[in-house]
């Protein structure tokens, strides 16, 4: 100085990628990919960090092993265009939905227990006229009804007078005025949730009675004519925008495969 073995250590592996997020990293989160190959707590309006960029704690293998760089193929992923299909949103045009006429149907419903259709009425409306009701004036009848300020009559009291007697007059009784309840009437005049009678309008709808004697509505699908285009919605076409597939192009990234090269590192002890 070289080669074997046995022990240490320092260190090394126990996954990587992308999209996301982030100024960046890295974890958690989503997808993908490989392997013999970790575990536990923490975190998406999160969490730890800062270019040697998760924290904290455990376990296992290897161990001077290992690590990184270059290339070469490559699963897969992200952007970006193209095509094509199909979904949605917006907007344009036509044509439908509206009326009127014809024609159509293994359709519905009615219909000689009378369809359409036609004539009378009545239900609505006007004003007249008679009733009936309410009401307004009138007039009567009953009842009441005036502290003084109506009337008669006026005990007691009061005044006047010597006395006979006279004055005024309260309460009480009797009337009575306004007026108030009530009723009753003729005539007037008003009004009506009303009733009858003629007359006059009306007459879609309902309903009655007559005549007549077989069809009548509805809706489907056509076609012809008209309205309307204000909005809606259907149906069909055009034009923009958005998202998703399928294909295919470009562009990046790129697990993990093999290649040589090329960088760091190749330590201590014993036989």
């Nucleotide at each position: 100085g070289g080669g074997a073995g046995a022990g240490c250590u320092a260190g090394g592996c126990u996954g990587g990628c992308g999209c996301g997020c982030u100024a960046g990293u890295c974890c958690u989160g989503c997808g993908u990919u490989g392997u013999u190959a970790c575990c536990g707590u923490g975190a998406a309006c999160g969490g730890a960090c800062u270019u040697c960029a998760c924290a904290c704690g455990g376990a296992g293998c290897c161990g001077a092993a290992a690590c990184c760089c270059u290339u070469g193929g490559a699963a897969g992923g992200g952007c970006c265009g193209a095509c094509u299909u199909c979904g949605u949103u917006u907007u344009g045009u036509u044509g439908g939905u509206c009326c009127u006429g014809a024609a159509u149907g293994c359709c519905u419903u009615u219909g000689c227990u009378g369809a359409c259709g036609g004539c009378u009425u009545g239900u609505c409306c006007c004003a007249u006229g008679g009733g009936a009701u309410g009401g307004a004036c009138u007039u009567g009848c009953c009842c009441g009804g005036a502290a003084c300020c109506a009337g008669g009559u006026c005990a007691g009291a009061u005044c006047c007078g010597g006395a006979a007697g006279g004055a005024a007059g309260c309460a009480g009784c009797c009337u009575u005025a306004a007026c108030g309840u009530g009723u009753a009437a003729u005539c007037u005049c008003c009004a009506u949730g009303u009733u009858c009678a003629g007359g006059g309008g009306g007459u879609u709808g309902c309903a009655a009675g007559c005549c007549c004697g077989a069809g009548a509505a509805g809706c489907u699908u056509u076609c012809a004519g008209g309205g309307u285009a204000a909005a809606a919605c259907c149906a069909a076409u055009g034009g923009a925008g958005c998202a998703g597939g399928u294909u295919u192009g470009g562009u990046u990234c790129g697990a993990c495969c093999g290649a040589u090269g090329g960088g760091u590192g190749u330590g201590c002890c014993c036989c």
RNAcentral holds the sequence, with entries from ENA. This is a predicted structure of a 271-nucleotide RNA (Archaeal signal recognition particle RNA) from a Candidatus Woesearchaeota archaeon. It is recorded under the gene name ffs. Its mean pLDDT, the model's own confidence on a scale to 100, is 76. Rfam family: Archaeal signal recognition particle RNA. For this family Rfam cites "Crystal structure of the ribonucleoprotein core of the signal recognition particle" (Batey et al., Science, 2000). Rfam classes the family as a non-coding RNA gene. Its family is annotated with SRP-dependent cotranslational protein targeting to membrane, signal sequence recognition and signal recognition particle, plasma membrane targeting in the Gene Ontology. The family is grouped with related families in Rfam's "SRP clan".